[in-house]
Molecule: RNase P RNA; transfer RNA
Organism: soil metagenome
RNA sequence: AGCGGGCCACGCGAUCGCUCCGGACUCCGUUUUGAAGAGCCGGAGAGGAAAGUCCGAACUCCACACGGGCAGCAUGCCGGGUAACACCCGGUCGCGGCGACGCGAAGGAAAGUGCCACAGAAAACAAACCGCCUUCCGAAAGGACGGCAAGGGUGAAACGGUGCGGUAAGAGCGCACCGCUCCGCCGGCAACGGCGGGGGCACGGUAAACCCCAUGCGGAGCAAGGCCAAAUAGGGGGGCAGCGGGCGCCCGUCCCGCCUCACUUCACGUGAGCUGCCUCCGGGUCGGCUGCUCGAGCCCGAGGGCGACCUCGGGCCCAGAGGAAUGAUCGUGGGCGGGGCCGGGAGAUCGGGGAACCGCAAGGUCCUCCGGGAACCCGGUUCUGGUACAGAACUCGGCUUAUCGGCCCGCU
RNA sequence: CGGGGCGUAGCUCAGCCUGGUAGAGCAUCUGCUUUGGGAGCAGAGGGUCGGAGGUUCGAAUCCUCUCGCCCCGACCA
Numbered sequence: 001a002g003c004g005g006g007c008c009a010c011g012c013g014a015u016c017g018c019u020c021c022g023g024a025c026u027c028c029g030u031u032u033u034g035a036a037g038a039g040c041c042g043g044a045g046a047g048g049a050a051a052g053u054c055c056g057a058a059c060u061c062c063a064c065a066c067g068g069g070c071a072g073c074a075u076g077c078c079g080g081g082u083a084a085c086a087c088c089c090g091g092u093c094g095c096g097g098c099g100a101c102g103c104g105a106a107g108g109a110a111a112g113u114g115c116c117a118c119a120g121a122a123a124a125c126a127a128a129c130c131g132c133c134u135u136c137c138g139a140a141a142g143g144a145c146g147g148c149a150a151g152g153g154u155g156a157a158a159c160g161g162u163g164c165g166g167u168a169a170g171a172g173c174g175c176a177c178c179g180c181u182c183c184g185c186c187g188g189c190a191a192c193g194g195c196g197g198g199g200g201c202a203c204g205g206u207a208a209a210c211c212c213c214a215u216g217c218g219g220a221g222c223a224a225g226g227c228c229a230a231a232u233a234g235g236g237g238g239g240c241a242g243c244g245g246g247c248g249c250c251c252g253u254c255c256c257g258c259c260u261c262a263c264u265u266c267a268c269g270u271g272a273g274c275u276g277c278c279u280c281c282g283g284g285u286c287g288g289c290u291g292c293u294c295g296a297g298c299c300c301g302a303g304g305g306c307g308a309c310c311u312c313g314g315g316c317c318c319a320g321a322g323g324a325a326u327g328a329u330c331g332u333g334g335g336c337g338g339g340g341c342c343g344g345g346a347g348a349u350c351g352g353g354g355a356a357c358c359g360c361a362a363g364g365u366c367c368u369c370c371g372g373g374a375a376c377c378c379g380g381u382u383c384u385g386g387u388a389c390a391g392a393a394c395u396c397g398g399c400u401u402a403u404c405g406g407c408c409c410g411c412u
Numbered sequence: 413c414g415g416g417g418c419g420u421a422g423c424u425c426a427g428c429c430u431g432g433u434a435g436a437g438c439a440u441c442u443g444c445u446u447u448g449g450g451a452g453c454a455g456a457g458g459g460u461c462g463g464a465g466g467u468u469c470g471a472a473u474c475c476u477c478u479c480g481c482c483c484c485g486a487c488c489a
Stems, first nucleotide, its partner, number of pairs: 001412008010333007018045006025039003028034001047389001051400002054398004059221004065253006072217005077091005092106001093104004107212002112210002114206003129152002131148003135144003160178006179201001180199008225290004235281007243257004259273005283488003297316008334387001336385010349372006356365003413485007422438004432469001440456005462478005
């Protein structure tokens, strides 16, 4: 100078307040009982993110017949952890960094479709603008039929790369190495890696484009839901009830449901009514209890595991408010930033003296002594500034984002 | 507390699904017309697409994070 991990989240005192719990001492209340209220005494009172609401659960209600197919959403290297996860741990591969280490939405582009603007000859099955070369024509400049794709140029990207040989010029045309791909063996649970051999190379990018493959998936949320109390116009309009329903769609099998009266005895149909459900308008309340805090909980120790984590033993109780408490003021101290002064270290550099070397000289190089002394570092004192991000709202496990600063450990 | 949507020119909105040029109306400005104004006609200017990062050759558009704004949701009968 940097990298990784863990921890803390200003301390103390005084005064005035807030919420909850316990006590029943005073007032007070009952008088059978401290159920409620005021005071008093004692105890407790935000976070690492309480945040964003991005994932996963727990809990509650609603929905839910079976099978097959389609659609939708999510996840996506491998193995493990976990109640579960898109999280965490370990490993593989790729990229970045000298390194400690960091980052990775990291399946499939030889299943198919689409797209690749502009430029460029050509943007994906072929093609040739400049160029190189043989032959022919021509006095030459140049032109024509062919061959080539090495070089130039365009572009984000141009149909393996480098070198040697080869050739008229060239080209995997041939060879070596690298890359790619196929096969075999070895190591590994696996992702993958290593070694050997074959193939002259066929397959550009994009899946945070459609899609394919594999796996998983009902919906809503504590304003869920339950109990009690109060109040009203306990009101009115519309729809549905042989065809409909059985999670978004389709198919098959199967199942469920279907009120009363009248016209008429049954069925269909019609009409009326009741009940149930949905929806709209209007009305009333806007109170209490519960869910509500002991939980996949926290701390310590031992053991297992590289680790995430697991097992066992011991100890602890740690906010429950709800128009919403956890605060305000003053004093003082700590740590941080900036400025001034003092002391110490440090010595860029300046002035003077001396020795040596080079030079004819002017002068230069280098060493040493004395004096002054900037930056910078440390300590003390004083002045001043600031002391973050932010605040529970049913509860957990993560992720992400915000954050003045401080401490500790390991590593480069 | 929970759920949903939006952000593009001064204002109101297209464009986003299916990525390559940012557009329309009103407003503003200039010119013509008019004695002057209005109306009309012709033309011009004006946009970091809320912000940051990523995917891609390329992002208003696709993905992630973040900021701001708006809407809905109580119970009874």